[in-house]
Context: one part of a larger RNA
RNA sequence: UGACGGGGGCUCACACAAGCGGUGGAGCAUGUUGCUUAAUUCGAGGCAACGCGAAGAACCUUACCUAGUCUUGACAUGCUUGGAUUAACUCCCGGAAACGGGAGCCACACCCGCAAGGGUGGAACAAGCACAGGUGCUGCAUGGCUGUCGUCAGCUCGUGCUGUGAAGUGUCGGGUUAAGUCCCUUAACGAGCGCAACCCCUGUCGCUAGUUGCUCAUGGGUCAUGCCGAGUACUCUAGCGAGACUGCCGGUGUCAAACCGGAGGAAGGUGGGGAUGACGUCAAGUCCUCAUGUCCUUUAUGACUAGGGUUGCAAACGUGCUACAAUGGCGCGUACAAAGCGAUGCAAGACAGCAAUGUGGAGCAAAUCGCAAAAAGCGCGCCCCAGUUCGGAUUGCAGGCUGCAACUCGCCUGCAUGAAGCCGGAAUCGCUAGUAAUCGCGGAUCAGCUACGCCGCGGUGAAUAUGUUCCUGAGCCUUGUACA
Numbered sequence: 001u002g003a004c005g006g007g008g009g010c011u012c013a014c015a016c017a018a019g020c021g022g023u024g025g026a027g028c029a030u031g032u033u034g035c036u037u038a039a040u041u042c043g044a045g046g047c048a049a050c051g052c053g054a055a056g057a058a059c060c061u062u063a064c065c066u067a068g069u070c071u072u073g074a075c076a077u078g079c080u081u082g083g084a085u086u087a088a089c090u091c092c093c094g095g096a097a098a099c100g101g102g103a104g105c106c107a108c109a110c111c112c113g114c115a116a117g118g119g120u121g122g123a124a125c126a127a128g129c130a131c132a133g134g135u136g137c138u139g140c141a142u143g144g145c146u147g148u149c150g151u152c153a154g155c156u157c158g159u160g161c162u163g164u165g166a167a168g169u170g171u172c173g174g175g176u177u178a179a180g181u182c183c184c185u186u187a188a189c190g191a192g193c194g195c196a197a198c199c200c201c202u203g204u205c206g207c208u209a210g211u212u213g214c215u216c217a218u219g220g221g222u223c224a225u226g227c228c229g230a231g232u233a234c235u236c237u238a239g240c241g242a243g244a245c246u247g248c249c250g251g252u253g254u255c256a257a258a259c260c261g262g263a264g265g266a267a268g269g270u271g272g273g274g275a276u277g278a279c280g281u282c283a284a285g286u287c288c289u290c291a292u293g294u295c296c297u298u299u300a301u302g303a304c305u306a307g308g309g310u311u312g313c314a315a316a317c318g319u320g321c322u323a324c325a326a327u328g329g330c331g332c333g334u335a336c337a338a339a340g341c342g343a344u345g346c347a348a349g350a351c352a353g354c355a356a357u358g359u360g361g362a363g364c365a366a367a368u369c370g371c372a373a374a375a376a377g378c379g380c381g382c383c384c385c386a387g388u389u390c391g392g393a394u395u396g397c398a399g400g401c402u403g404c405a406a407c408u409c410g411c412c413u414g415c416a417u418g419a420a421g422c423c424g425g426a427a428u429c430g431c432u433a434g435u436a437a438u439c440g441c442g443g444a445u446c447a448g449c450u451a452c453g454c455c456g457c458g459g460u461g462a463a464u465a466u467g468u469u470c471c472u473g474a475g476c477c478u479u480g481u482a483c484a
Base pairs, nucleotide, nucleotide: 001484002483003481004480005479007478008477009476010475011474012473013472015468016467019431020430021429022428023427026322027321028320029319030318031317032316033315034313035312042053043052064308065307066306067305068304069303070302073131077130078129079128080127081126082125089104090103091102092101093100094099108121109120110119111118112117133297134296136295138293142291143290144286145285146284147282149280154193155192156191157190158189159188160169161168162167173184174183175182199274200273201272202271204242205241206240207239208238209237210236214231215230218229219228220227245268248262249261250260251259252258324424328383329382330381331380332379333378334377340371341370342369345364346363350359351358352357390421395416396415397414398413399412400411401410437460438459439458440457441456442455443454
């Protein structure tokens, strides 16, 4: 100087408490361990691995296994030689294919030539040589990227001063703040990286613009609808501005910083949310994104193909979904979003089918057309507390769709079947407001999908916080130490 303490002081955080909803019990989905296996490819391992890499494992992917094949190679560049029709294309044989063998057929450019034909060259082919290739090893050789402490308020430097020195001071102290934020004091005075602000979204108003959006006034038309003329008020769209600064008032305070209350205001003291992550820590993670050193491999640890596997199931754990019902389930009717996506695409009305879906195709590169129904909600009716009109697992049959192909191993529909489950032990998680809870909608990936995952969007919309004794983590000051 640090680190540590079942030392002290001060302070903070959904850390506890207060409250709401879960997990742990059930069924299923998914990841992991273990076991099994020819293979069940590899990585991730307390927080910070375990719906993680994977934002799509039937083939492909694919790295694994079995079998069959290739050896200048599936891919790149260069050199040498060869021959001219090989290659490509078409066909035949063997084969699961890859591949192996065979047959047919024909070039391009330039030069010479009347023509026949001859010569040269590049691409391509064959042979050979340099080399290619490796998701092989090492993340404890590395770059880059990322997680975490933590959006915590810290981490440092120059000069000066103090100390023999390591070092200290500044950065401490008194207030204050979300903040090393600011003020005061002061052997310190300044400065840098962080904080804050500058950026984006959202909340109010104005200006500009008015179609594909809108419809106040006005005219026309329809069973009806901004449907049409028209308008640019309003909503909205999307660009530019205004607005919030403790600016004003009162009180407290050290004449300070600031705090408390108030006015005005759409918004008040960081308005709400996002992006933004200091010096560093964990030899944290990643050589399987990529890059890269060393090592290893080179008729194989490379490459191709078919099939299988990654989906295997006594068991254990994590994360979720659906429930156990009446604040509910079912039937009929009826209302209100936002954000997205669409050309190998989204597909309306119509018709067929109980349905999945099919036929057909209007319209739409989309504020114009479509996906599209929002759902919870509201109204009416049935159920009457039961393993049920709860719950939907499992299984049988019949179909539909995608795709070369749904056996291993896809999704969807209908009929039948109707399991466990009556609110969950010890323990444990999330959340402080448009939040939790609850309800649906969209998107990426994608032929299809095992999405209940992930990332977004809006609808409805709470309860509680007296407080800091305790648990956990963190910051500053101080103290002890046989630790570094």
Small-subunit ribosomal RNA, 3' major domain from a metagenome, 484 nucleotides, folded computationally. Its Rfam family is "Bacterial small subunit ribosomal RNA". Gene Ontology terms of the family: structural constituent of ribosome and ribosome. The coordinates come from a structure-prediction model, not an experiment, and the mean pLDDT is 83.